RNA sequence: GGGCCGGUAGCUCAGUGGUAGAGCGUUGCCUUUGCAAGGCAAGGGUCAGGGGUUCGACUCCCCUCCGGUCCACCA
Repeated sequence: GGGCCGGUAGCUCAGUGGUAGAGCGUUGCCUUUGCAAGGCAAGGGUCAGGGGUUCGACUCCCCUCCGGUCCACCA
């Protein structure tokens, strides 16, 4: 330098054009003498950044950044 995969909630990850979600974690409530477990609810997001296409983009296209992996180059 080139190819491929990935970047979405605090963490692990879904979501392939039409309201951004799950599990775990956090907070509150119920239950208990108390704790754990369980149940209910709440809070939490620049979907890596920018641009384009579209009535509409996490999703499609282009560029950039970051991580992983393979290949090439360099004396």
Overview
The RNA shown here (transfer RNA) has 75 nucleotides and comes from a Planctomycetota bacterium. Its mean pLDDT, the model's own confidence on a scale to 100, is 81. The RNAcentral record of the sequence draws on ENA. Rfam family: tRNA. It is annotated as a transfer RNA. Rfam describes the family as follows. Transfer RNA (tRNA) molecules are approximately 80 nucleotides in length.